[in-house]
RNA sequence: ACAGUUGGCGCAGCGGUAGCGCGUCCGCCUCACACGCGGAAGGUCACAGGUUCAAAUCCUGUACUGUCC
Numbered sequence: 001a002c003a004g005u006u007g008g009c010g011c012a013g014c015g016g017u018a019g020c021g022c023g024u025c026c027g028c029c030u031c032a033c034a035c036g037c038g039g040a041a042g043g044u045c046a047c048a049g050g051u052u053c054a055a056a057u058c059c060u061g062u063a064c065u066g067u068c069c
Stems, first nucleotide, its partner, number of pairs: 001067005008022004016053001024040005046062005
């Protein structure tokens, strides 16, 4: 100087209800397990301010991680 920070993990989400995959739990299926199918739980969107009717998203500062000089 630049990039990143969003469920347990990996990631989407370019101002209007926060989602996907995997995982977890419950049910169905099976003699049973796995696979498959259906459903559910789980998020102060790193932190603090600001702008706005409305902010994960825009602005400022801080913290942490990574890359480069």
Source information: A computed fold for a 69-nucleotide RNA from a bovine gut metagenome, annotated as transfer RNA. Its Rfam family is "tRNA". The family's RNA type in Rfam is transfer RNA. Its mean pLDDT, the model's own confidence on a scale to 100, is 85. The RNAcentral record of the sequence draws on MGnify.